RNA sequence: GGCAGAGUAGAGCAGCGGCAGCUCGCGAGGCUCAUAACCUCGAGGUCGGCGGUUCGAAUCCGUCCUCUGCAA
Numbered sequence: 001g002g003c004a005g006a007g008u009a010g011a012g013c014a015g016c017g018g019c020a021g022c023u024c025g026c027g028a029g030g031c032u033c034a035u036a037a038c039c040u041c042g043a044g045g046u047c048g049g050c051g052g053u054u055c056g057a058a059u060c061c062g063u064c065c066u067c068u069g070c071a072a
Stems, first nucleotide, its partner, number of pairs: 002070006010024004018055001026042005048064005
């Protein structure tokens, strides 16, 4: 260099045109004599970059970057 897959919150992942979510973790409160468990609330995201299509893009298209795999 070729082909395929992946990139979304601290971690693991969903969402495939119309509000960006789930689990764990983190913070606060509740419960408890106390801790864990459990319950409630909260913080945390320019959805890998740039451009295009569209009334509207995490989602579709082009290109680039990074990671993983396959063949040679």
Notes:
The RNA shown here (transfer RNA) has 72 nucleotides and comes from Ruminococcus sp. The coordinates come from a structure-prediction model, not an experiment, and the mean pLDDT is 84. The sequence was found in a public genome assembly. Its Rfam family is "tRNA". By type it is a transfer RNA.